Predicted 3D model of an 84-nucleotide RNA (transfer RNA) from a Candidatus Uhrbacteria bacterium. The coordinates come from a structure-prediction model, not an experiment, and the mean pLDDT is 82. The sequence was found in a public genome assembly. Rfam family: tRNA. By type it is a transfer RNA. NCBI's taxonomy places the organism under Bacteria, Bacteria candidate phyla, Candidatus Uhriibacteriota.
């Protein structure tokens, strides 16, 4: 230099053909149980602001296509593998 694959919460990891992003698990928070804890069970849990209702924002970064993009196209960054 060329080719292929990948980047989604605090972490792992889903998302069918473009159509509610974050299922599921871990962790964390609160509660139940216990003398106390562990285990187990129940509820909650992306971020920011706010007392709250709620609002805004969010798939590595930027742009494009589209009514609509995590998903398609282009450029860039980073990681892994291969070829030279």
């Nucleotide at each position: 230099g060329c080719c292929g694959c990948g980047a989604u919460g605090g972490c792992g990891g889903a998302a069918c053909u473009g159509g509610u992003a974050g299922a599921c698990g871990c962790g964390c928070u609160g509660g139940a149980c216990u003398c106390a804890a562990a285990a187990u069970c129940c509820a909650g849990u992306g971020g920011u602001a706010g007392c709250a209702a709620u609002a805004c924002u969010g798939u590595g970064g930027g742009a494009g296509u589209u009514c609509g993009a995590g998903u398609c196209u282009c450029c860039c960054u980073c990681g892994c593998g291969g070829c030279a």